Notes:
Transfer RNA from an uncultured Victivallaceae bacterium, 74 nucleotides, folded computationally. It was read from a public genome assembly. It matches the Rfam family "tRNA". It is annotated as a transfer RNA. Its mean pLDDT, the model's own confidence on a scale to 100, is 81.
RNA sequence: GGGGAUGUAGCUCAGUUGGCUAGAGCGGUACGUUCGCAUCGUACAGGUCAUGGGUUCGACUCCCACCAUCUCCA
Numbered sequence: 001g002g003g004g005a006u007g008u009a010g011c012u013c014a015g016u017u018g019g020c021u022a023g024a025g026c027g028g029u030a031c032g033u034u035c036g037c038a039u040c041g042u043a044c045a046g047g048u049c050a051u052g053g054g055u056u057c058g059a060c061u062c063c064c065a066c067c068a069u070c071u072c073c074a
Stems, first nucleotide, its partner, number of pairs: 001073007010026004019057001028044005051065004
């Protein structure tokens, strides 16, 4: 220098033939349960979908650029 993969909540990840209000588990907070703790249950908070732009009535999803990590080639 070139090719490929990945990037979504604090962590691990789903979700891409474009369309419901973006989700799960763990974790966090509150409440219930208990003499108390653990377990369990309920509720809540937490997201610029790495970043910028484009296409479209509509983009996590398609296109372009760019950044980071991993990997292959040179």